[in-house]
Context: one part of a larger RNA
RNA sequence: CGUUAGAAACUUGAGGAAACCUGUCCCUAGUACGAGAGGACCGGGACGGACGAACCUCUGGUGUGCCAGUUGUUCCGCCAGGAGCACUGCUGGUUAGCUACGUUCGGAAGGGAUAACCGCUGAAAGCAUCUAAGCGGGAAGCCUGUUCCAAGAUGAGGUUUCUCACCCCCUUAGAGGGGUUAAGGCCCCCCACAGACCAUGGGGUUGAUAGGCCAGAACUGUAAGCACAGUAAUGUGUUCAGGUGACUGGUACUAAUCGGCCGAGGA
Numbered sequence: 001c002g003u004u005a006g007a008a009a010c011u012u013g014a015g016g017a018a019a020c021c022u023g024u025c026c027c028u029a030g031u032a033c034g035a036g037a038g039g040a041c042c043g044g045g046a047c048g049g050a051c052g053a054a055c056c057u058c059u060g061g062u063g064u065g066c067c068a069g070u071u072g073u074u075c076c077g078c079c080a081g082g083a084g085c086a087c088u089g090c091u092g093g094u095u096a097g098c099u100a101c102g103u104u105c106g107g108a109a110g111g112g113a114u115a116a117c118c119g120c121u122g123a124a125a126g127c128a129u130c131u132a133a134g135c136g137g138g139a140a141g142c143c144u145g146u147u148c149c150a151a152g153a154u155g156a157g158g159u160u161u162c163u164c165a166c167c168c169c170c171u172u173a174g175a176g177g178g179g180u181u182a183a184g185g186c187c188c189c190c191c192a193c194a195g196a197c198c199a200u201g202g203g204g205u206u207g208a209u210a211g212g213c214c215a216g217a218a219c220u221g222u223a224a225g226c227a228c229a230g231u232a233a234u235g236u237g238u239u240c241a242g243g244u245g246a247c248u249g250g251u252a253c254u255a256a257u258c259g260g261c262c263g264a265g266g267a
Base pairs, nucleotide, nucleotide: 001152005163006162007161008160009159010158011157015149016148017147018146021049022048023047024046025045026044027043033038051106052105053104054103055102059100060099061098062097066093067092068091069090070089071086072085073084074083075082076081110144111143112142117137118136119135120134164266166179167178168177169176184262185261186260187259188204189203190202191201192200209255210254211253212251213250214249215248216247218244219243220242225238226237227236228235229234
């Protein structure tokens, strides 16, 4: 821009894409078969490998503005307590998120038409013949069935709901031009389950959208100060304390203020 007024939401599916793998063991059954050795078809079940998808409950990994321990050094006048630097100084743990080494699931079944092939009936050709007429069976393959995209499918589909029939100008009287609006949308702002940008999704005071604060979860592991014990290092008590990034709930304290623009008038 189109989809023949303008919007919002939900959809149909022409068409396209993806997927399509396979092993071992058990039962049937030591049966059929076979002198024996050996050893099935058909059918049923269990457990795997590789591959793929989703997810983070568990197990691990990471977790550079979380907690603790600790070395050297500088500084905060000193002690104590801290801060900076040294690969995040090093070390031990670790929430969220992201992940695999983790968890769950998948390939199918079924239906249809067939290939090679196997048949039934059956003439030409009194026989025979799966074929000439006719009728069956038959594959991981084909069409479906499963998942995803999908009406620019210009063949532009469908359903529901919302908005109205305004003003001016020109006129060759039209499906013309312009303006203010409606429903609605965008800009703008606060954001994340989204994200390179854009988009998408949530929110914008009639508000819990983000931050802060409060409470909780979770993590770390018993803070500082003081008291006591000990010559001291240190230990004990106060104290499962103190601290805490992303998680959950609450709370308008802070910021989403005020605003602007576009957008039908329907042969």